[in-house]
This is a predicted structure of a 75-nucleotide RNA (transfer RNA) from a Candidatus Staskawiczbacteria bacterium. Its mean pLDDT, the model's own confidence on a scale to 100, is 81. The RNAcentral record of the sequence draws on ENA and MGnify. The same sequence occurs in records of 4 taxa. Rfam family: tRNA. By type it is a transfer RNA. Gene Ontology term of the family: triplet codon-amino acid adaptor activity.
RNA sequence: GGCCCUAUCGUCUAGCCUGGUCCAGGACGCGUGCUUUUCAAGCAUAAAACCCGGGUUCAAAUCCCGGUAGGGCCA
Numbered sequence: 001g002g003c004c005c006u007a008u009c010g011u012c013u014a015g016c017c018u019g020g021u022c023c024a025g026g027a028c029g030c031g032u033g034c035u036u037u038u039c040a041a042g043c044a045u046a047a048a049a050c051c052c053g054g055g056u057u058c059a060a061a062u063c064c065c066g067g068u069a070g071g072g073c074c075a
Stems, first nucleotide, its partner, number of pairs: 001074007010028004020058001031045004051067005
């Protein structure tokens, strides 16, 4: 230098190919409440995310372009 893959709550992850409701779903964790003498467990419940910029569109996590970061292969 060329090509390819990946990026979503604190962590892991689904959704992307095939754009669509309302609040982007789930597990674990964390907070609150109930239960318990207390802790744990159990039950209920809240908060929390689409890597960045631009474009297309009535509408973008999803499609298109560029970039950033990580990884792989080739040179």